[in-house]
Molecule: transfer RNA
Organism: Rhizobiaceae bacterium
RNA sequence: GCGGGCGUGGCGAAACUGGUAGACGCAAGAGACUUAAAAUCUCUCGGGCUUGCCCGUGGGGGUUCGAUUCCCCCCGCCCGCA
Numbered sequence: 001g002c003g004g005g006c007g008u009g010g011c012g013a014a015a016c017u018g019g020u021a022g023a024c025g026c027a028a029g030a031g032a033c034u035u036a037a038a039a040u041c042u043c044u045c046g047g048g049c050u051u052g053c054c055c056g057u058g059g060g061g062g063u064u065c066g067a068u069u070c071c072c073c074c075c076g077c078c079c080g081c082a
Base pairs, nucleotide, nucleotide: 001081002080003079004078005077006076007075010026011025012024019065028044029043030042031041032040046055047054048053049052058074059073060072061071062070
């Protein structure tokens, strides 16, 4: 340099043919239980603010009524070829 694959909460990971984004698991926090712990059970767990709305899938743009999904450029990682 050329070709291919991947990028989603703190981490792993799902989302079918474009149609409610974060299911499920781990970690973390709170509560219940306990003499106290562990285990177990319940709830919470991206960001912003005007607190019930908006934004959020590596970054930017495009197509579309609608994009994690399709197209283009860029960034990062991995694989192959030279």